[in-house]
């Protein structure tokens, strides 16, 4: 240089065009229970890497960029 894969709450992840103004677990915060703690129950806050395109409609499909991972060539 070329090719392939990946990017979603703090972390790990669900998602395969409409059921998602995005769900779950752990963690965090608040409350109930408890003499206290732990545990348990209820609740809350928290995310689609950036830009463009296709479409009636995009987390999802396409292109570019950024970041990460892997493969390969640099020969006559």
């Nucleotide at each position: 240089g070329c090719c392939c894969c990946c990017a979603u709450c703090g972390u790990c992840u669900a998602g395969u065009g409409g059921c998602c103004u995005a769900g779950g677990a752990c963690a965090u915060c608040g409350g109930g229970u408890u003499c206290u703690c732990a545990g348990u129950c209820c609740g809350a806050a928290a995310a689609c890497a950036g830009g463009g395109g296709u479409u009636c409609g995009a987390c999802u499909c396409c292109c570019c960029u950024u970041g990460g991972g892997g493969g390969u060539a640099c020969c006559a």